A computed fold for a 324-nucleotide RNA from Sulfurospirillum sp., annotated as Bacterial RNase P class A. Rfam family: Bacterial RNase P class A. Rfam classes the family as a ribozyme. The prediction has a mean pLDDT of 76.
RNA sequence: UUGGCAUAGCAGGUGAUUGCUACAAUCGUAGAGGAAAGUCCGGGCUGCUAUAAGAGAGGAUUCCAUCUAACGGAUGGCUGGAGAGAUCCAAGGGCUAGUGCAACAGAGAGAAGACCGCCCACUUUCUAGUGGGUAAGGGUGAAAGGGUGAGGUAAGAGCUCACCAGCUCCUUGAGCAAUCAAGGAGGCUAGGUAAACCCAAUCCGCAGCAAGAGAUGCGUGGUAAUACUCUUAUAUUUUUGCAUCUUGCUUGAGGGCUAUUGUAAAAUAGCCCCUAGAUAAAUAAUCACCAAAACAGAACCCGGCUUACAGCUAUGCCGCUUAA
Numbered sequence: 001u002u003g004g005c006a007u008a009g010c011a012g013g014u015g016a017u018u019g020c021u022a023c024a025a026u027c028g029u030a031g032a033g034g035a036a037a038g039u040c041c042g043g044g045c046u047g048c049u050a051u052a053a054g055a056g057a058g059g060a061u062u063c064c065a066u067c068u069a070a071c072g073g074a075u076g077g078c079u080g081g082a083g084a085g086a087u088c089c090a091a092g093g094g095c096u097a098g099u100g101c102a103a104c105a106g107a108g109a110g111a112a113g114a115c116c117g118c119c120c121a122c123u124u125u126c127u128a129g130u131g132g133g134u135a136a137g138g139g140u141g142a143a144a145g146g147g148u149g150a151g152g153u154a155a156g157a158g159c160u161c162a163c164c165a166g167c168u169c170c171u172u173g174a175g176c177a178a179u180c181a182a183g184g185a186g187g188c189u190a191g192g193u194a195a196a197c198c199c200a201a202u203c204c205g206c207a208g209c210a211a212g213a214g215a216u217g218c219g220u221g222g223u224a225a226u227a228c229u230c231u232u233a234u235a236u237u238u239u240u241g242c243a244u245c246u247u248g249c250u251u252g253a254g255g256g257c258u259a260u261u262g263u264a265a266a267a268u269a270g271c272c273c274c275u276a277g278a279u280a281a282a283u284a285a286u287c288a289c290c291a292a293a294a295c296a297g298a299a300c301c302c303g304g305c306u307u308a309c310a311g312c313u314a315u316g317c318c319g320c321u322u323a324a
Stems, first nucleotide, its partner, number of pairs: 002319009012290007020031004033295001037306002040304005045208004050234007058204005063077005078092001079090004093199002098197002100193002115138002117134007146164006165189002167186008212247007224237003254273008
């Protein structure tokens, strides 16, 4: 000089004039996002939840530790994979519990095998045939009963041995652990696939602010309701419904700063702050200056995840090239 990786922030600002909503009370204060989107998870909150028996389900998670109200989330590690690297990804338990799947080719595709070949015996028209042994060599295939070498054998084979690879068990060291490393023993070596069905362990009541509560009015006593579904038995409640209005409705697992602890997520303590509550839908319009804008507008609230997206700023790290 230039290419990349990761993290964090911003999301128009200032002034004037006019306008809308809430609170306040006539001074004023505040007013749509980092995703408000999706409605995918987890809750707060609200309502229902009776007991017993029988039958039937459904969903989610999956290495270790920590954080959190909780999670299928976050943080940090381990293992595996991708990359030259900074880094990124993982739907990370189990395949001798069972059932499947892998076209074709091939002798044979899983507790799977004899096509060519090699060896032995017999027969024989010299050519070949029959029987037995074999899985080292060849062939088919994406994949074929661990690999290399030596011994042994009729020919061969972990048949035996040496060295490797995998697997099982034991010991030692590091680590809270997942796991890693080293050493030893065993000839144990018949695969892949579970975001295939399945198995194992753990967890999950249902519905949702259009939940609910109150008031007024209308209508009405229905065999209504009892919450994962169905059936049976007992028991309990008393009004199930509609319209209008009020409420729920915004002080929260809230935000900011500092200190301490922790690798971090975060926790604890102190101080400061109050930041939309509309209801057919307010949160705006004009002018001036500066400016870089895409995706895009609250509806009970919060913590996450996912998706959409242009530009600017800052920090750290990796690499190419050049110069000193």
Lineage of the source: Bacteria > Pseudomonadati > Campylobacterota > Campylobacterales > Sulfurospirillum.